[in-house]
């Protein structure tokens, strides 16, 4: 970094460093020196692999499980727009 498949109106935050932009692009709208965004601790939320169970299908359905791999923790992917957009997940190259 391309590809392909799914999912994106639910759910989850204090502390402590820094210190001005930040919320992918445009446009809007909002968040912000009463300290956002990052970053580190520590907590949590979620069932995408993974893992148990059960139906029985044939690789699928429901349900269980936060110890493991990943993710998330202002606003529906904050809103409209492109949907061959974007971001996560899994899988190949």
């Nucleotide at each position: 970094u391309u590809u392909u498949u799914a999912u994106a109106c639910a759910g989850a935050g204090g502390c402590g460093c820094u210190g001005a932009g930040a919320g992918a692009c445009a446009g809007g709208c909002u968040c912000a020196c009463u300290g956002a965004c990052g970053c580190g601790c520590c907590g949590g939320c979620a069932a995408c692999c993974a893992u148990u169970c059960g139906c029985a299908a044939u690789c699928g359905c429901g349900a269980g499980c936060a110890c493991g791999g990943u993710g998330c923790c202002a606003a529906u992917u904050c809103c409209u727009g492109a949907c061959c957009a974007u971001a996560u997940a899994a899988a190949a190259a």
Background: The RNA shown here (SAM riboswitch aptamer (S box leader)) has 93 nucleotides and comes from Hymenobacter frigidus. The model forms 97% of the base pairs in the Rfam consensus. The sequence was found by an Rfam model in a public genome assembly.